Source information: Predicted 3D model of a 398-nucleotide RNA (Bacterial RNase P class A) from a Polyangia bacterium. NCBI's taxonomy places the organism under Bacteria, Pseudomonadati, Myxococcota, Polyangia. RNAcentral holds the sequence, with entries from ENA. Of the family's consensus pairs, 97% are formed in the model.
């Protein structure tokens, strides 16, 4: 100097003028009230505040609200190496193993193939209890006077060599064999047992062994753990307004009271209550359970609600600084701070100076990315500008 990898900070600053929205304080006026206070509305003054690191995507996890007083199981869904952090997570941190890269570093859908089912196209002899296409070796026979060789045929042995493929009954080498083969041996690899280190995943060592049954679960599945649903357009209150109709009414026992008969008894009817059965509704799907209703819940048809107003609505698992603990994520303590709550939707405009980047000797000229809250918070993913720190590789010079 070039190329690359991993981070940090910022998202212009200051001042003035005018404008917009909420808040706090004070004062005044009005409403309400017997009166005062509380409360509501309007006006004035003063003070202070007012879009993000991603507000984006809606992919995860929660807080909160309702179903609802709400349990158990199945199904469904999610995660998947070990340890830790967190309110929680599919997130983050550290580590192990595997993969990519010369490297700094990056990625991982990282449990189980001996529970079962399924797939591995084409090529190839053969793709899982799956093999002989070309070959190699042996025996016999054919031709010829004999022998060797070559060729052909049959039988037997073989999987070391070649071929096909992503993958072919461990790899390399030596010995051995008729030719070969873990057939034997050495090393590697694998299984079993054991030792050491580590919390663990795992790593290393030793002994021994028949030298051996592929891959895919980002296929169905099995195993372990987790898991109600719907969502601020949740929901609560006020106000206003209308118009209802149809479906639907199981059976038995029992207590009290009233009535009829004739006083009692018996019998019948009615009202209220209890229990059981049956029917219907609710509880994301199904079952059990629970609960509500029996002229109801519910279902169908039809109508109404200024498409109204107020709350929810912002003090939080909050932010900043320092100290301590921890490799770190993060935790604890001390001190400080309050930083939008709109509702067809607020933060804009102008001027000056300074800062950043580019060109230029200077004067000066130009530029400034992605992009705007709508209940809130923790993550992930995506978009994208400027400044800056460390590390890796290459090249050149000293």
């Nucleotide at each position: 100097g070039c190329a690359g990898c991993c981070g940090g900070c910022g998202a212009g600053g200051u001042g003035a003028u005018c404008g917009c929205u909420g808040g706090u304080a004070u004062g005044c006026u009005g409403c309400g009230u017997c009166a005062u206070u509380u409360g509501c509305a309007g006006c004035a003054u003063a003070c202070g505040a007012g879009a993000g690191g991603a507000a984006a995507g809606u992919c995860c996890g929660g807080g909160c609200u309702c179903c609802a007083c709400a349990g158990g199981g199945c199904a469904g869904g999610g995660u998947g190496c070990c340890g830790g952090c967190u309110a929680a997570c599919g997130g983050c941190c550290g580590g192990u193993c595997g993969g990519g890269g010369u490297g700094a570093c990056c990625c991982g859908a990282a449990g189980g193939a001996c529970a079962g089912u399924g797939c591995c196209a084409c090529a190839g002899a053969a793709a899982a209890a799956a093999a002989a296409c070309c070959g190699c070796c042996g025996u016999u026979g054919c031709a010829g006077a004999g022998g060797a060789g070559c060729g052909c045929a049959a039988c037997g042995g073989u999987a070391a060599g070649g071929g096909u493929g992503a993958a072919a009954a461990g790899g390399u080498g030596c010995g051995g064999u008729a030719a070969g083969a873990g057939c034997g041996c050495a090393c590697c690899g694998g299984g079993u047992c054991u030792c050491u280190g580590g919390u663990a995943a795992c790593a290393g060592g030793g002994a021994u062994c028949g030298c051996a049954u592929g891959g895919c679960a980002a296929a169905c599945c099995c195993c372990a753990c987790c898991u109600g649903g719907a969502g601020c357009a949740a929901g609560a209150c006020c106000g206003a307004g209308c118009a209802g109709g149809a479906g639907g009414c199981u059976u038995g026992c029992u207590g009290u009271c009233c009535c009829c008969c004739u006083c009692c008894a018996a019998g019948g009817g009615g009202a209220c209550g209890g229990c059981a059965c049956c029917g219907g509704g609710g509880u994301g799907g199904c079952c059990c359970g629970c609960u509500c209703c029996g002229c109801a819940u519910c279902u169908c048809c039809g109508g109404g609600u200024a498409u109204g107003g107020u709350c929810g609505c912002u003090c939080g698992a909050g932010c900043c600084a320092c100290a301590c603990g921890g490799c770190a994520a993060c935790g604890u303590g001390u001190g400080g701070c309050c930083u939008a709550g709109a509702u067809g939707a607020a933060u804009g405009a102008u001027c000056a100076c300074c800062a950043c980047c580019g060109c230029g000797c200077a004067a000066g000229c130009g530029g400034a990315a992605c992009a705007g809250a709508a209940c809130c918070c923790g993550g992930c993913u995506u978009a994208g500008c400027g400044c800056u720190g460390g590390c890796u590789g290459c090249u050149g010079c000293g």